This is a predicted structure of a 72-nucleotide RNA (transfer RNA) from Acropora cervicornis. The RNAcentral record of the sequence draws on ENA and Ensembl Metazoa. The same sequence occurs in records of 2 taxa. Its mean pLDDT, the model's own confidence on a scale to 100, is 84.
[in-house]
């Protein structure tokens, strides 16, 4: 310096134009002599940052930023 990959809930990924989810993790019932399992229910997001395409963008596109990984 240039390629390509990644960035969404605390953590670990899902989501290829039309309402943002899953596991664990937390919270608050039930059960238990008590804890943990198990169950039932709830909370938690400016989808890295700005711009552009479109009726509508986490998804398409340019540019930053960070992080892996290759070339020179």
């Nucleotide at each position: 310096g240039c390629c390509u990959c990644g960035u969404u809930a605390g953590c670990u990924c899902a989501g290829u134009g039309g309402c943002a989810g899953a596991g664990c993790a937390c919270u608050g019932g039930u059960c238990u002599c008590g804890u943990a399992a198990a169950c039932c229910a709830g909370g938690g997001g400016u989808c890295g940052a700005g711009g552009g395409u479109u009726c509508a963008a986490c998804u398409c596109c340019c540019u930053c930023a960070c992080g892996a990984g290759g070339c020179u």